[in-house]
RNA sequence: GUCGCGGUAGAGCAGCCUGGUAGCUCGCCAGCCUCAAAAGCUGGAGGCCGCGGGUUCGAAUCCUGCCCGCGCA
Repeated sequence: GUCGCGGUAGAGCAGCCUGGUAGCUCGCCAGCCUCAAAAGCUGGAGGCCGCGGGUUCGAAUCCUGCCCGCGCA
C1' cells in the first nucleotide's frame, strides 16, 4: 500500500462465515496402578480471546480505528 493470511491456556491449534458467558492435543499438578519408574486410567489448575471504540438483551464471533508477525507488490 482501496493487497492476502494470521494474533485464542506454557507450546501447537480449533471455534469466527450461521452472536448465546471457549475447546482439543502436548505439557504442568494430584490421585490410582507399580517394589519403583515409564506407559496407562481418573481428576484438577491455567486463557475472559492483540488493544480501543461501536452495534446488540448478549460479541472470540458483526462493524470500525490502531498495533504486531508473515507473505505479496
A computed fold for a 73-nucleotide RNA from Allomesorhizobium camelthorni, annotated as transfer RNA. It was read from a public genome assembly.